Predicted 3D model of a 103-nucleotide RNA (Glycine riboswitch aptamer) from Phyllobacterium zundukense. The coordinates come from a structure-prediction model, not an experiment, and the mean pLDDT is 82. The source organism's lineage runs through Bacteria, Pseudomonadati, Pseudomonadota, Phyllobacteriaceae and Phyllobacterium. The sequence is in RNAcentral, with records from Rfam.
[in-house]
RNA sequence: AUAGCCUGCAUGGGAGAGAUCGGCCGUUGCAACUUGGCAGCGAUCGGCGCCGACGGAGCAACCCCCCAGGAAACUCUCAGGCAAAAGGGACCAUGCAGCUGAA
Numbered sequence: 001a002u003a004g005c006c007u008g009c010a011u012g013g014g015a016g017a018g019a020u021c022g023g024c025c026g027u028u029g030c031a032a033c034u035u036g037g038c039a040g041c042g043a044u045c046g047g048c049g050c051c052g053a054c055g056g057a058g059c060a061a062c063c064c065c066c067c068a069g070g071a072a073a074c075u076c077u078c079a080g081g082c083a084a085a086a087g088g089g090a091c092c093a094u095g096c097a098g099c100u101g102a103a
Stems, first nucleotide, its partner, number of pairs: 004100001006098008018048001020047004025042006049082003055078001056076003062070002
């Protein structure tokens, strides 16, 4: 010096689960035309059902150890999410940069 580890950035890939029920509001269309009705879409509140690969929590192989701690893609779902699209997304790959740094 380099491989590699770690961190950051960029690009690409990236799952799961109700197009659920009801209330209210807005909007579009139809009928009607005094009230107010039906359908689609959106938002919001509540109920039941469900998902886990952001976050959070718990246990554990194991690490470490005086005490005590650390620890998952497992588990739980508080938050979050559940048509498509959008968004989010652990993780993987490639490239660049930084740090460290073997044989």